[in-house]
């Protein structure tokens, strides 16, 4: 330098003022947030080589519902109710950006307007509260590591 592969370590942010009511961090007005890899012409650092950083809504990918399987327990007994545990391929919920400059190139710079936010709880509808979650994971990062 370093394969395959172990092992550890990290691995989500945000309601703050006002109004309405019995009740609202949940509605309604002003507001606050942006996970992981990719792409990239701006920004920073550098004498250079390069390095740091840069999209929530372009591509992809992750938790969560769901779904499929398998086991447990009810039932009107193969189908329906609860509960568990598995897969991740199935993509269903599930997701949302256009306008203007600039340029050889921008949905990524730069100016504007705009839009989106798993479930299951609540004296009242939640991206921001509370819970599964001291979980799990996109992935990042360190150690070990054949052979040359």
């Nucleotide at each position: 330098u370093u394969a395959a592969g172990u092992u550890c370590u990290c691995a989500g942010g945000g309601c703050g003022g006002g109004g309405u009511g019995a009740a609202a961090c949940u509605c309604c007005c002003c507001a606050c947030c942006g996970g992981c890899g990719g792409u990239a012409a701006g920004a920073g650092c550098g004498a250079a080589a390069g390095c740091u950083u840069g999209a929530g809504c372009c591509c992809g990918c992750g938790a969560g519902c769901g779904c499929u399987u398998u086991c447990c327990g009810g039932a009107u007994u193969u189908c329906c109710c609860g509960g568990a545990a598995a897969g991740g391929u199935c993509a269903g919920c599930a997701g949302a950006u256009c306008c203007g400059g600039u340029u050889g190139a921008a949905u990524u710079c730069c100016g504007g307007a705009g839009c989106c936010g798993a479930c299951g709880g609540u004296c009242a509808u939640a991206g921001u509260c509370c819970g599964g979650a001291u979980g799990a994971a996109a992935g990042a990062g360190a150690a070990c590591g054949a052979a040359c």
FMN riboswitch aptamer (RFN element) from Pseudaminobacter soli (ex Li et al. 2025), 148 nucleotides, folded computationally. The organism belongs to Pseudaminobacter, within Bacteria. It was read from a public genome assembly, where an Rfam model found it.